A computed fold for a 517-nucleotide part of an RNA from Dolichomastix tenuilepis, annotated as small-subunit ribosomal RNA, 5' domain. The organism belongs to Dolichomastix, within Eukaryota. It matches the Rfam family "Bacterial small subunit ribosomal RNA". Its family is annotated with structural constituent of ribosome and ribosome in the Gene Ontology.
[in-house]
Context: one part of a larger RNA
RNA sequence: GGAUGAACGCUGGCAACAUGCUUAACACAUGCAAGUCGAACGGAAUUUAUUAAUUUGAUAUCUUCGGAUUGAAAGCUAAUACGUUUAGUGGCGAACGGGUGAGUAACGCGUGGGAAUUUACCUUUAGGUGAGGGACAACUUUUGGAAACGAGAGCUAAUACCUCAUAUGCUGAGAAGUAAAAGUAUAAUGAUAUAUUCAUAUACGCCGAAAGAGAAGCCCGCGUCUGAUUAGCUAGUUGGUGGGGUAAAGGCCUACCAAGGCGAUGAUCAGUAGCUGGUCUGAGAGGAUGAGCAGCCACAUUGGGGCUGAGACACGACCCAAACUCCUACGGGAGGCAGCAGUGAGGAAUUUUCCGCAAUGGGCGAAAGCCUGACGGAGCAAUGUUGCGUGAAGGAUUAAGGACCGUGGUUCGUAAACUUCUUUUGCUAGAGAAGAACUUUGACGGUAUCUAGCGAAUAAGCGUCGGCUAACUUCGUGCCAGCAGCCGCGGUAAUACGAGGGACGCAAGUGUUAUCC
Numbered sequence: 001g002g003a004u005g006a007a008c009g010c011u012g013g014c015a016a017c018a019u020g021c022u023u024a025a026c027a028c029a030u031g032c033a034a035g036u037c038g039a040a041c042g043g044a045a046u047u048u049a050u051u052a053a054u055u056u057g058a059u060a061u062c063u064u065c066g067g068a069u070u071g072a073a074a075g076c077u078a079a080u081a082c083g084u085u086u087a088g089u090g091g092c093g094a095a096c097g098g099g100u101g102a103g104u105a106a107c108g109c110g111u112g113g114g115a116a117u118u119u120a121c122c123u124u125u126a127g128g129u130g131a132g133g134g135a136c137a138a139c140u141u142u143u144g145g146a147a148a149c150g151a152g153a154g155c156u157a158a159u160a161c162c163u164c165a166u167a168u169g170c171u172g173a174g175a176a177g178u179a180a181a182a183g184u185a186u187a188a189u190g191a192u193a194u195a196u197u198c199a200u201a202u203a204c205g206c207c208g209a210a211a212g213a214g215a216a217g218c219c220c221g222c223g224u225c226u227g228a229u230u231a232g233c234u235a236g237u238u239g240g241u242g243g244g245g246u247a248a249a250g251g252c253c254u255a256c257c258a259a260g261g262c263g264a265u266g267a268u269c270a271g272u273a274g275c276u277g278g279u280c281u282g283a284g285a286g287g288a289u290g291a292g293c294a295g296c297c298a299c300a301u302u303g304g305g306g307c308u309g310a311g312a313c314a315c316g317a318c319c320c321a322a323a324c325u326c327c328u329a330c331g332g333g334a335g336g337c338a339g340c341a342g343u344g345a346g347g348a349a350u351u352u353u354c355c356g357c358a359a360u361g362g363g364c365g366a367a368a369g370c371c372u373g374a375c376g377g378a379g380c381a382a383u384g385u386u387g388c389g390u391g392a393a394g395g396a397u398u399a400a401g402g403a404c405c406g407u408g409g410u411u412c413g414u415a416a417a418c419u420u421c422u423u424u425u426g427c428u429a430g431a432g433a434a435g436a437a438c439u440u441u442g443a444c445g446g447u448a449u450c451u452a453g454c455g456a457a458u459a460a461g462c463g464u465c466g467g468c469u470a471a472c473u474u475c476g477u478g479c480c481a482g483c484a485g486c487c488g489c490g491g492u493a494a495u496a497c498g499a500g501g502g503a504c505g506c507a508a509g510u511g512u513u514a515u516c517c
Stems, first nucleotide, its partner, number of pairs: 001517004006513005013388006019381002021346001026344003030341003035092003040089002043086004048081005054075003060069003099299003108224007117216003122212004127207003130164004139154006169178003183204004188200004225271003232262003237259008274296004278289004301322005324335004352378001354377003360374001361372004391421004401412004426454006435444001461506005466487003472501005482489002
């Protein structure tokens, strides 16, 4: 000199774009952050319409005044039709997206290769989609429990489940063996038994096979911090055979056999640490670093475990153990912000319990659409970078006043006043977007921007002035009070302390501290 996710002191006008718990991977009140599909399914509730039964019965007509006929309207029950809502069964998603960096010195990461693999949704190709069956929720009913949540009996549907058939496939040297499926919708077309039917067509599905794309698992070469005041380490250890296991190679596991394997080219042990693209600095070589953004990895109170599934050993799933917190009728239960906000604690220190799905993207759905604290925005903070402003031109009786003084004057100083002008910014009023692709649809936002009016109006500080180092004097103090990055100042004339005046530097900042080059 440059740099920072900075902090602290003093000060503080605006805008744009970024950034914002570096500490306790400490504990968390409250709300939200993953749902969706009724075009898979049976129910339940319900709007409207129609029909039927039934109850009440306005009005009108007749009347022997007892009543009879008529039947508007309303209620209730049942059925049907077009719909709406959805607790449950079922499908897909929830393994993405979002957070954090505790662990990890490792094939974790980076880079370059490899063979023994899997892959839901998507794309392509050529095929198939036949025949049957039995359940379980919901529901009804009985019942346990304070609650959380259950238990028994009975009924029922499906794109849920099972069996049979078929087979391009798979296994196998061959013989042979073996694996599948599901329907739904339509102001469509047709048929006739006019119905909760059948056929055809189309769309969306379903099944097995082959290929692709993207994704994932595995192996290897090289690279990847410090310590020898850590020198030896290793029994599933190193290799083989048989078996098991996995999607897959393999001591991955197991039985037996052999005695190997690693190490001063630093094994083992200990400490520290997520890695990278990058970032900062530097002429470069290098050094330091890994906030934000992007890729990979790991983790989700701590430890362990599997289930489901194409994919997890799963942040907002499950089980067990532990610590902690909460409820309890003491028998037993509930919880996990390193998601977005927010609270306490810790700390020098880090924001709103905001708006919206309008855009981009994601999940589900045939679609309409629903969900989305991803995201888009607004709010807060000079935390940073960049831009703009705090006025411009003229103006000497060089005013008053301050400071100095050799008392003549010098300086603040064209600075002010004053005159003329401008209006960025500010305030008031009016108009008012693009961002929308796509008929509709804009959170931001009555925002940006534009027009008119008003009026110099609303806007300057901080540090330094002995040398390094740009900038000097007066007073006070008297080795005191104090200053200080280094050298060093201060003991009665201090350009070094404190104050005033003046000057220098930077400027909405400026100094200090910390850290890196």